About this RNA:
Bacterial RNase P class A from a Pirellulaceae bacterium, 414 nucleotides, folded computationally. It is recorded under the gene name rnpB. Of the family's consensus pairs, 95% are formed in the model.
[in-house]
RNA sequence: GCAGGAGACCAGAUGGCCGCUGGCCCGCGCACGCGGGCGAGAGGAAAGUCCGGGCUCCAAAGGACAGGGUGGUCGGUAACGCCGACCGGCCGCGAGGCCAGGGAAAGUGCAACAGAAAGGAAACCGCCCCACGCUCUCAAGGGGGCGCGGGGUAAGGGUGAAACGGUGAGGUAAGAGCUCACCAGCAACUGAGGUGACUCAGUUGGCUCGGCAAACCCCACCCGGAGCAAGGUCAAACAGGGUGGAGCGGGUCCGCCCGCGGAUCCCGCGCGGACUUGUCCGGUCCGCCACUCGACACCCGGGUAGACCGCUUGAAGCGGCGAGCAAUCGUCGCUCUAGAUAAAUGGCCAUCGGCCGCCACCCGGCUCGCCCGGGCGGCGGCUACAGAACCCGGCUUACCGGUCUCCUGCGUGC
Numbered sequence: 001g002c003a004g005g006a007g008a009c010c011a012g013a014u015g016g017c018c019g020c021u022g023g024c025c026c027g028c029g030c031a032c033g034c035g036g037g038c039g040a041g042a043g044g045a046a047a048g049u050c051c052g053g054g055c056u057c058c059a060a061a062g063g064a065c066a067g068g069g070u071g072g073u074c075g076g077u078a079a080c081g082c083c084g085a086c087c088g089g090c091c092g093c094g095a096g097g098c099c100a101g102g103g104a105a106a107g108u109g110c111a112a113c114a115g116a117a118a119g120g121a122a123a124c125c126g127c128c129c130c131a132c133g134c135u136c137u138c139a140a141g142g143g144g145g146c147g148c149g150g151g152g153u154a155a156g157g158g159u160g161a162a163a164c165g166g167u168g169a170g171g172u173a174a175g176a177g178c179u180c181a182c183c184a185g186c187a188a189c190u191g192a193g194g195u196g197a198c199u200c201a202g203u204u205g206g207c208u209c210g211g212c213a214a215a216c217c218c219c220a221c222c223c224g225g226a227g228c229a230a231g232g233u234c235a236a237a238c239a240g241g242g243u244g245g246a247g248c249g250g251g252u253c254c255g256c257c258c259g260c261g262g263a264u265c266c267c268g269c270g271c272g273g274a275c276u277u278g279u280c281c282g283g284u285c286c287g288c289c290a291c292u293c294g295a296c297a298c299c300c301g302g303g304u305a306g307a308c309c310g311c312u313u314g315a316a317g318c319g320g321c322g323a324g325c326a327a328u329c330g331u332c333g334c335u336c337u338a339g340a341u342a343a344a345u346g347g348c349c350a351u352c353g354g355c356c357g358c359c360a361c362c363c364g365g366c367u368c369g370c371c372c373g374g375g376c377g378g379c380g381g382c383u384a385c386a387g388a389a390c391c392c393g394g395c396u397u398a399c400c401g402g403u404c405u406c407c408u409g410c411g412u413g414c
Base pairs, nucleotide, nucleotide: 001410002409003408004407005406006405007404008403009402010401012352013351014350015349016348017347018346020041021040023038024037025036026035027034028033043385047396048395050394051393052392053391054390055227056226057225058224067223068222069221070220071219072086073085074084075083076082087101088099089098090097091096102218103217107216108215109212110211124157125156126153127152128151129150130149132147133146134145135144136143137142165183166182167181168180169179170178184208185207186205187204188203189202190201191200192199193198231309232308233307234306240300241299242298243297244296247269248268249267250266251265252263253262254261255260256259270288271287272286273285274284275283276282316335317334318333319332320331321330322329323328353383354382355381356380357379358378359377361375362374363373364372365371366369
């Protein structure tokens, strides 16, 4: 210098003007409302709502079944399907990356197409043996070719993603772990190392037993339900239930026991209510034995609209020191950092940035071209993904671009 690997971080900056949400303070005498001032106001994913927890309410003796989930080992954690380190397998020259990584020697099942055969299997071609038929040849013993039938054979060919270890020798009619040597694998045992997954070494056994469990299944471990529209406090309007109030005097008519009783209506006063009125007075209308109904006033329960709490101080953030390979943990100090509810956190302008394209100039390189790299200037375009809603820990997905750290391979120079 080129090509890569791993991780961390940023997510345009500054100023001005106009707004929005909520907090504190001041003024208009209080409340309401208005005005002014001060400071605060989205993310690395706030997203998907996929896992795990906190919190709240409900349920709940214990156990088992069903159902769901997880699946190497050891750690971390409030917990996890997350994270770290290690083990094993696969990929990469390497830094590193990926793995749903228990059991297929319990049982059941599956394997398209091709192929004879897809699992204690199988004979299509080939190879070998035997019998028969035809035929050629002969030195007369025999030998060869073709066809058909029976049998042996997993060495060779061919099919397939996959065909029941590999190489060599013996053996055989031809073959075959049929036997032997070496190699590979598996199982059992022994020894050594490691907390462990596991690794290394040795002995024995021809044991050679295929793949798939994000197929059923078996094994081990985990799992009560609903969710801030959780849950709680206050409490309109309408509807429901209950309680409350006062009538008196005179006139008219009727009955008779002549002084009382009853009836509708009228007048006066009083009480209650409604309307009118900014308020009182006044005026109009209705009611006033009892019962019923209505009006009015008061009370009651439930808890709708609405308001408030939950609500943001928390497994919190930043920094130092310590433990640990690390994830993470301990301790000390400092800080307070959105709380909306139809949903605020925005818009415009100016200047400076960043990236891309085109044009012009300069420098360097060679394989010399409308070539590559760098610098400066002008013009134009772009400046992502996205938006809190009870709160955390993760995972996944989206994202213009940029910065830093560590590491690997190749080339070159000293």